[in-house]
RNA sequence: CGGAUAUAAAGGCAAACCUGUUGAAAGAUAGGGACGCAAAGCCGCGGGUCUAAAGUAUCGUUACUAUGACAGCCGGGCUGCCAGU
Numbered sequence: 001c002g003g004a005u006a007u008a009a010a011g012g013c014a015a016a017c018c019u020g021u022u023g024a025a026a027g028a029u030a031g032g033g034a035c036g037c038a039a040a041g042c043c044g045c046g047g048g049u050c051u052a053a054a055g056u057a058u059c060g061u062u063a064c065u066a067u068g069a070c071a072g073c074c075g076g077g078c079u080g081c082c083a084g085u
Base pairs, nucleotide, nucleotide: 004085005084012037013036017032018031019030020029021028022027035072041078042077043076045075046074047073048070049069050068055064056063057062
């Protein structure tokens, strides 16, 4: 310097839920709050999942569809802390 990593040390992030804002919705965001996470850091490249404003069909209902969303669904890419071995 590089890789792997049980157990430590210093720390980090923040589920559900509540409140505000925003959005047609899914969701996002700020604050509170911790279920958990060794990448629960970043990226919509592949798969998957969610929503359906607009559009199309039906014409009472309703159904289909992503150009919208989910990185804490999986895979992939990039980056990263530390003591011992």
About this RNA:
This is a predicted structure of an 85-nucleotide RNA (c-di-GMP-I riboswitch aptamer) from a Clostridiales bacterium. The source organism's lineage runs through Bacteria, Bacillati, Bacillota, Clostridia and Eubacteriales. The coordinates come from a structure-prediction model, not an experiment, and the mean pLDDT is 82.